[in-house]
RNA sequence: AGAGUUUGAUCCUGGCUCAGGAUGAACGCUAGCGGCAGGCUUAAUACAUGCAAGUCGAGGGGUAGCACAGUAUAGCAAUAUAUGGGUGACGACCGGCAAACGGGUGCGGAACACGUACACAACCUUCCUUUAAGCGGGGAAUAGCCCAUAGAAAUGUGGAUUAAUACCCCAUAGAAUAACCGGGUGGCAUCACUUGGUUAUUAAAGAUUUAUCACUUGAAGAUGGGUGUGCGUUCGAUUAGGUAGUUGGCGGGGUAACGGCCCACCAAGCCUGCGAUCGAUAGCUGAUGUGAGAGCAUGAUCAGCCACACGGGCACUGAGACACGGGCCCGACUCCUACGGGAGGCAGCAGUAAGGAAUAUUGGUCAAUGGACGAAAGUCUGAACCAGCCAUGCCGCGUGGAGGAUGACGGUCCUCUGGAUUGUAAACUUCUUUUAUCUGGGGCGAAACAACGUUUUUCUAAACGUCUUGACGGUACCAGAUGAAUAAGCACCGGCUAACUCCGUGCCAGCAGCCGCGGUAAUACGGAGGGUGCAAGCGUUAUCCGGAUUCACUGGGUUUAAAGGGUGCGUAGGUGGGUCUGUAAGUCAGUGGUGAAAUCUCAGAGCUUAACUCUGAAACUGCCAUUGAUACUAUAGACCUCGAAUUUCCUGGAGGUUAGCGGAAUAUGUCAUGUAGCGGUGAAAUGCUUAGAUAUGACAUAGAACACCGAUUGCGAAGGCAGCUGACUAUAGGUAGAUUGACACUGAGGCACGAAAGCGUGGGGAUCAAACAGGAUUAUAUACCCUGGUAGUCCACGCCCUAAACGAUGAUUACUCGACAUACGCGAUACACAGUGUGUGUCUGAGCGAAAGCAUUAAGUAAUCCACCUGGGAAGUACGACCGCAAGGUUGAAACUCAAAGGAAUUGGCGGGGGUCCGCACAAGCGGUGGAGCAUGUGGUUUAAUUCGAUACGCGAGGAACCUUACCUGGGCUAGAAUGCAGUUUGACCGUGGAUGAAAGUUCAUUUUGUAGCAAUACACAGAUUGUAAGGUGCUGCAUGGCUGUCGUCAGCUCGUGCCGUGAGGUGUUGGGUUAAGUCCCGCAACGAGCGCAACCCCUAUCUUUAGUUGCCAUCAGGUUAAGCUGGGAACUCUAAAGAAACUGCCGUCGUAAGACGCGAGGAAGGAGGGGAUGAUGUCAAGUCAUCAUGGCCUUUAUGCCCAGGGCUACACACGUGCUACAAUGGUAACUACAAAGGGCAGCUACUUGGCGACAAGAUGCAAAUCCCAAAAAAGUUAUCUCAGUUCGGAUCGCAGUCUGCAACUCGACUGCGUGAAGCUGGAAUCGCUAGUAAUCGUAUAUCAGCAAUGAUACGGUGAAUACGUUCCCGGACCUUGCACACACCGCCCGUCAAGCCAUGAAAGCCGGGGGGACCUGAAGUCGGUAACCGCAAGGAACUGCCUAGGGUAAAACUGGUAAUUGGGGCUAAGUCGGAACAAGGUA
Repeated sequence: AGAGUUUGAUCCUGGCUCAGGAUGAACGCUAGCGGCAGGCUUAAUACAUGCAAGUCGAGGGGUAGCACAGUAUAGCAAUAUAUGGGUGACGACCGGCAAACGGGUGCGGAACACGUACACAACCUUCCUUUAAGCGGGGAAUAGCCCAUAGAAAUGUGGAUUAAUACCCCAUAGAAUAACCGGGUGGCAUCACUUGGUUAUUAAAGAUUUAUCACUUGAAGAUGGGUGUGCGUUCGAUUAGGUAGUUGGCGGGGUAACGGCCCACCAAGCCUGCGAUCGAUAGCUGAUGUGAGAGCAUGAUCAGCCACACGGGCACUGAGACACGGGCCCGACUCCUACGGGAGGCAGCAGUAAGGAAUAUUGGUCAAUGGACGAAAGUCUGAACCAGCCAUGCCGCGUGGAGGAUGACGGUCCUCUGGAUUGUAAACUUCUUUUAUCUGGGGCGAAACAACGUUUUUCUAAACGUCUUGACGGUACCAGAUGAAUAAGCACCGGCUAACUCCGUGCCAGCAGCCGCGGUAAUACGGAGGGUGCAAGCGUUAUCCGGAUUCACUGGGUUUAAAGGGUGCGUAGGUGGGUCUGUAAGUCAGUGGUGAAAUCUCAGAGCUUAACUCUGAAACUGCCAUUGAUACUAUAGACCUCGAAUUUCCUGGAGGUUAGCGGAAUAUGUCAUGUAGCGGUGAAAUGCUUAGAUAUGACAUAGAACACCGAUUGCGAAGGCAGCUGACUAUAGGUAGAUUGACACUGAGGCACGAAAGCGUGGGGAUCAAACAGGAUUAUAUACCCUGGUAGUCCACGCCCUAAACGAUGAUUACUCGACAUACGCGAUACACAGUGUGUGUCUGAGCGAAAGCAUUAAGUAAUCCACCUGGGAAGUACGACCGCAAGGUUGAAACUCAAAGGAAUUGGCGGGGGUCCGCACAAGCGGUGGAGCAUGUGGUUUAAUUCGAUACGCGAGGAACCUUACCUGGGCUAGAAUGCAGUUUGACCGUGGAUGAAAGUUCAUUUUGUAGCAAUACACAGAUUGUAAGGUGCUGCAUGGCUGUCGUCAGCUCGUGCCGUGAGGUGUUGGGUUAAGUCCCGCAACGAGCGCAACCCCUAUCUUUAGUUGCCAUCAGGUUAAGCUGGGAACUCUAAAGAAACUGCCGUCGUAAGACGCGAGGAAGGAGGGGAUGAUGUCAAGUCAUCAUGGCCUUUAUGCCCAGGGCUACACACGUGCUACAAUGGUAACUACAAAGGGCAGCUACUUGGCGACAAGAUGCAAAUCCCAAAAAAGUUAUCUCAGUUCGGAUCGCAGUCUGCAACUCGACUGCGUGAAGCUGGAAUCGCUAGUAAUCGUAUAUCAGCAAUGAUACGGUGAAUACGUUCCCGGACCUUGCACACACCGCCCGUCAAGCCAUGAAAGCCGGGGGGACCUGAAGUCGGUAACCGCAAGGAACUGCCUAGGGUAAAACUGGUAAUUGGGGCUAAGUCGGAACAAGGUA
């Protein structure tokens, strides 16, 4: 110090989340030791039991208990019993002091409670210190004890008697108190201080060891309190008004003291937008946590203050309380009870129950520190000091150190004969002993008081010495012994964030802080191995600060991201021009006081170190006082003119209000002319019209709006304002004077204005037109379109008060480069203008901005004031309040939910956006498909199976009767059907025969080795058997390789360097031309390059050269019925090798060029001559695990292997691709021609014979430029048929055959005879083709025993028509535009309904809560009053008045919970209906 997350990517805005630190914590796993701290955050809930406040006999009467003298009795005695205030002591009692401290808790309280600083001229203070004075005399009681008595008890009642440092009276008394009369000094307003005089009132206690300690009255100090004031101190305005003792005065009362604190009377005040009142929450502070700081959050432990003590009220005592362990009363609760009545208060220490995620022992000691009492010893002390429990935190130590490689075993992983890792880790050798264990020693904390002694001292007192006292403590600490011996876990390992592999699982189980993982190869789930981090702890959860500049004082924003009020006027407030003078409030500086201690920081010291503790310093940024400075602000005064305003003159304008006038158009009415339609639309219809419309003309009436001018114009604060004229009125600008003299700017509340729609009352009503009606459109059409049409639109008055009220840009002021246009002024003689002012605009620079953009009319640079924003949704909703006649408006949340929502720009893709261009894309043509029959493929259905895949459907398959075959049924085999290796065994194997069986198989019999060697044996071969590697057309093409398809033979796809941009990216590749082409040229912040295009390759068209058999035959010769048949030839054709040839090269026109054009020339061929091979970056998770290969998974008497039969050939149906036809451009019959390219030995077969024929029987040639298949067919010639379901067409069926093959039933092809179906040119729609093409005609081949081939692939023969052109359909390319799309329009996305879940509003009602007011009642108690009773009296009892806690009654308001029902909202892979938005989103 940052990081992750919105996007395909980018920049920004903006939220969410993480990494850090912390805790009185809790939970999970784990756990060796010590030190120092801490330990009910919840129920201020209820409490059993014990303890927590007593002490003084040196105040007193005394003697219940204990002890000792003494006495008495018994006894010889020990001793026992009784007695005994004489003594030590002391229960209970009277009295004094303490109990108001110490300890606990945080209920209440938003307040002078707390903090801080002042004040008291308005106060008190026991004990303590200092000082002054005093301490005389007397009296009456009462507790206790005793007696009697009530009661269960608690507790009393009556009588008798008694003491005091208890109580009372008298005396004495002033520096006390009160009253009166004076003098002096000072000051804060009331006054204070000092001094003199007179009068009156008020004191005391004793004890005693004779030292003294107590006691009384004053004065002063100290300490502790009381009171007042300034400033500071949470949230809510959806709390705006509150207050009657209220505010003040006079007079009283009361208090320690001031005061409405209380009372009587008088006045009507007082608080409040600088937030009163009300509501909610909360003890405050020093400080603590965090943070760079400013801040933010907190207020445990420790310390200061406050408040409270079961809830509430009250007083008493006292120096002090309205009293935690005192009292009285009311209430709730608990306990005892004899039912009559009583007792109690752990928020003291332990402890219990309950609550809760959660917080300890019913411990020891007064040794130390402190406190109460006492003269003291001492007693008491759950304060305190210690110990116990708890990893709750902080700190420290340890769990060993060194060596040790065969890199052991085991585990894990892998490319697995082996390697990597765990890992110097272990084993093993050696060393050490902190800690734990055992043994022994052993503190500091202790200083005192008291007692004794000595010294000093007048006394008091001080110093020194001796002696006594330790809970902790079997402690800390030290020494010794033994022996590596006693001691490691937790979390994590996808990114953030350090750390990776295997297995299991298979959107399941689960994980998750955010993003997100998991659907069969998960570094993200679970386990394991390994690793990383921290470590006696580690993680999780919760909370706070930080990061978050994400409430921004430091330190943010508001055109488009959230955010400028619709506009003006103006109050308070804030801010404010120039000069001079005074004051000194702000401001600045010095000094003083205070800011408790602890904490924090620094330095040092003590525990072995540290934590911890101690000492010192600094700091505590604050407040108060005082002295000074005077620049700025403020304030007071004096002046100034430039801000502002007024006035004179000129000018401008759809500025406003009101009255009058005008023409065009529209509608309606009347009349006229006139006749059949008009109107309307994409097309129609509704509507109007023969009762005369529309159209045309004339006249009349009505209401509303003002064409042209008209504009980038003008005016106005905004909304807004448009025919012409007048009246009234407001305003802006200009020039030059004059006047006032800062009068200014902004503006919370407030007031006014405020489009359209809407509302009320009354008019008006032509047009247009919500609602509504009808007609269309449509699947629907509550719409868009059409015909009508009412509110309304218009006027007057009154409301409403909102708009994308927008420049999405608040007002004012100043400053900051330019250019051009325009409106109106001034200057000017101006149709000129380098002048000038105020407006309105466009472009551009610096600067700014996330960018788009803004740019003197700022979104620049500054200043002042106001308004507003803080993630999206819920929601501008709910509730409340205010306004409104209503509609509604203003103000304005939360629960819940999401991790985004959003802005600008980029690249793509898309558009029922635009532009340019191309393609058999359309058009122009030719022929088809779709109708028929058949063939074939697919879907579907069926089936035991109709194997599988593809879906580009005559595709894999270039050939399913068995085989193929993968499917089904049945029968069999299990190291298996094939192959390798190793071992054992047999000697053969082959062959032959039999039984059984559908076959496979099972089984029986027979025959039988070779080579080398004497042999043993070895080798070879073969069978059997054992072991080991099997096998799988099983799954995953979404794990893959390879291969292939498609866009597409479309013209595109990129890179380097440079430049532009914050960046994604752009430029280049765009533009102007041109091309088949990103082909080429020109231009250009680009310059170059690569993959594609083209070319190079093959075939073909022409020629040349070479070569001449199996091909050829012109010339010569021979020869045949004929034939290159033969000799020969090398010319030609042809064959097959090498070359030539074409480049817009030439000419002309156009053009800068590239290039285009020309019935150009030449040429076999002309502008790529024709065809092929060749397929860029990429897209489709396209296809293929069934060609092959391959990861993983599955299977192993089966999903493998063998066999027989069946199936893949099924058949209501639908679709695709074809064949044959429907006939005369034809059919049939006969005759006659002309190819190319292929194939052939398990083959092609000449030829002969037989058969109508398929074919058969013989036979010959040829491994083929030699022989054969082989006949080419359309064509031509002749004949016939004559328009018909035919001499067209051939399906279907019957009979008889042929061939292949173990085998043609399911299920082959072919032949002959017979039979002779549909069909007469095919609806909507749709396909192919631009030349040797379409169309048409045959030929061949692969596969193959044969063939379902009409398919596929090749070959040649004959051989057209048409293209004006690019508007439209389809596809594609480039540029541009919009986008809410990026899985990219087969996109995205909205709303109702249905289902589930969640929170919430309303709601008849029901149940609570706190507070206020009214009325009734009213305990205890203070204060006040009083005739009866007691007392001589003082007074008491009793009664009573006011007030009040509490209780009750009735009504209202507020605030919670709950509720039938109801409203909307949010969320939830695959529900329904539509299709609103995003492209012109199909009606912007």